Two RNAs folded together computationally: RNase P RNA and transfer RNA, 439 nucleotides in total. Rfam match: Bacterial RNase P class A. Rfam's curators write: Ribonuclease P (RNase P) is a ubiquitous endoribonuclease, found in archaea, bacteria and eukarya as well as chloroplasts and mitochondria. Model confidence (mean pLDDT): 76 of 100.
[in-house]
RNA sequence: GAAGCUGGCUGGACAAUCGCUGUUGAGCUUUAUUUCGAUAAGGUUUGAGGGAGGAAAGUCCGGACUUCAAAGGGCAGGGUGCCAGGUAACACCUGGAAGGUGAAAACCUAUGGAAAGUGCCACAGAAAAUAUACCGCUUGACUGUUCUUUGAGUAGUUGAGUAAGGGUGAAAUGGUGCGGUAAGAGCGCACCGCGCUGGUGGUAACAUCAGUGGCAGGGUAAACCCCACCUGAAGCAAGACCAAAUAGGGAUCCUGAGGCGUGGCCCACGCUGGAUCCGGGUAGGUCGCAUGAGGCUUAUGGUGACAUAAGUCCUAGAUGAAUGAUUGUCCUCGACAGAAUCCGGCUUAUAGGCCAGCUUCAACU
RNA sequence: CGGGGCGUGGCGCAGUCUGGUAGCGCACAUGCUCGGGGUGCAUGUGGUCGGAGGUUCAAAUCCUCUCGCCCCGA
Numbered sequence: 001g002a003a004g005c006u007g008g009c010u011g012g013a014c015a016a017u018c019g020c021u022g023u024u025g026a027g028c029u030u031u032a033u034u035u036c037g038a039u040a041a042g043g044u045u046u047g048a049g050g051g052a053g054g055a056a057a058g059u060c061c062g063g064a065c066u067u068c069a070a071a072g073g074g075c076a077g078g079g080u081g082c083c084a085g086g087u088a089a090c091a092c093c094u095g096g097a098a099g100g101u102g103a104a105a106a107c108c109u110a111u112g113g114a115a116a117g118u119g120c121c122a123c124a125g126a127a128a129a130u131a132u133a134c135c136g137c138u139u140g141a142c143u144g145u146u147c148u149u150u151g152a153g154u155a156g157u158u159g160a161g162u163a164a165g166g167g168u169g170a171a172a173u174g175g176u177g178c179g180g181u182a183a184g185a186g187c188g189c190a191c192c193g194c195g196c197u198g199g200u201g202g203u204a205a206c207a208u209c210a211g212u213g214g215c216a217g218g219g220u221a222a223a224c225c226c227c228a229c230c231u232g233a234a235g236c237a238a239g240a241c242c243a244a245a246u247a248g249g250g251a252u253c254c255u256g257a258g259g260c261g262u263g264g265c266c267c268a269c270g271c272u273g274g275a276u277c278c279g280g281g282u283a284g285g286u287c288g289c290a291u292g293a294g295g296c297u298u299a300u301g302g303u304g305a306c307a308u309a310a311g312u313c314c315u316a317g318a319u320g321a322a323u324g325a326u327u328g329u330c331c332u333c334g335a336c337a338g339a340a341u342c343c344g345g346c347u348u349a350u351a352g353g354c355c356a357g358c359u360u361c362a363a364c365u
Numbered sequence: 366c367g368g369g370g371c372g373u374g375g376c377g378c379a380g381u382c383u384g385g386u387a388g389c390g391c392a393c394a395u396g397c398u399c400g401g402g403g404u405g406c407a408u409g410u411g412g413u414c415g416g417a418g419g420u421u422c423a424a425a426u427c428c429u430c431u432c433g434c435c436c437c438g439a
Base pairs, nucleotide, nucleotide: 001361002360003359004358005357006356007355008354009353010352012330013329014328015327016326017325018324020051021050023048024047025046026045027044028043029042030041031040032039033038053336057347058346060345061344062343063342064341065235066234067233068232072267073266074265075264077231078230079229080228081227082096083095084094085093086092097111098109099108100107101106112226113225117224118223119220120219121218134166135165136162137161138160139159140158141157142156143155144154145153146152147151174192175191176190177189178188179187193215194213195212196211197210198209199208200207201206239287240286241285242284249278250277251276252275253274254273258272259271260270261269294313295312296311297310298309299308300307301306331334366438367437368436369435370434371433372432375391376390377389378388385422393409394408395407396406397405415431416430417429418428419427
C1' cells in the first nucleotide's frame, strides 16, 4: 500500500423569521365556591424553557403494570432443547465443547433420544428393513453335444452356496489392503471408523489413554412420540374514578342436579334465578402517562456477559392527535425512516463518514 | 394502538392438517357439427403455488424472516 474480518461511534452544521404542541412565570378576563381575604377550573396576551429514532418499524420473543380470584389441583395444549454462567425474564447475551465453511483473521449450526413404540420412504430396483438372490461367480445332479472317450470341454434344465463385481436409487446392512476359499464372506489379520468397560483431565458438555467386542442391525423426531425444563387467560380500546340519562318497564317460556364469572375440559372457588322478544335512552371528563430492572463518570470483583459501591443528571407526552416551513452561509450535498402504556431483546430497512484491533499478500528498510 | 385471517393459470376456487403426479369451473386457441352464428362435442395452450432462506433424498404443503390485502375490538 492492497484485499478482507471483527467490534464500536455518528446519522448534515450554523443563524434569522413565522408557526404547532406540552411545561412554567406575569397581566387581563369568565364561571363556580366563599369565612369576601381568596381558592379551583377554563379563555386570551406576553416572557422563559422542552419537543422523535438507531431502528420510533415488524409485533417475533420475554417481562413490568392492570383485570379476572395477587390463579389453587389434574388432564389436554403450547414452547424451549450440546454444557456452564448472566439476567426481573427470555427463543436474548457471555464463555466453552462438538461438527461444518474459509488460505487466515474469523464466521455458521432447532446440536437431546432412531436397540421404548408407531408411521412414512413416491419412481426405479431382486430387495427400502422380522431382509433379500435379478444379472453375475462357484459347485452337485440330469440331458444333449464335441474331442485325443474310466477323463476333459461346452450348451441347457434343476438344486445348493455366495453380497466380491454389475445394475437401481437420495439412501443397499462398516471402509481400505493382505491372507483365505470351490467361489466368496469380519471367515482371519493390520489400519481407520463404531460400540462397551475402566483410568486420567475438566463443575459439565467433552477430550485423551488402555483394554475389549467382529460390528451389535439405513434415513426421517422443523412426522407422531419419549426424556428434561418452562408455561392460567386477556390485554392501556387493560383498567380505576367522577358525572349525565335511565327502568327497580312489559309480555312469553324454562326451571334449581340450573345459570354466570370461566377463556380447551374436569375438580375446586365466588356470585346469582335465567333466556327470548317488545318498548325506552346517553355526554363526556380525569387518571392510568413519563423517576425508570433510568442514563453518564469513576472505583472494585469477574476471561466475559454482568454485578456492587460512590458521585452526578432529569431528557417528548398528544387524543383529530405536535415536532414544521421560508431565507442566508458552509461542507463530503445528506440513506432508512415519525413516538401513542413502559422496559429488555431479536429480526428487517439504512447513503456516507470516523475510530480501534486482527489476518493474508506485495514492496522497501 | 391491539387482535385475527388470506395470497395457487386471465377470473373464481380445491389441494396444505397427513410432504412425492398441481387439479376443477368459466375464459382463450384449434378442429368437428351448421348454409352462417350460437349451442353441443373433441383436443390443446397457459403455473417456477406472493418473495427469500432453512429442514428433508424430495416442499404449494413443515420451520423462520419478509411483502401485500382483508376483517374485528370503545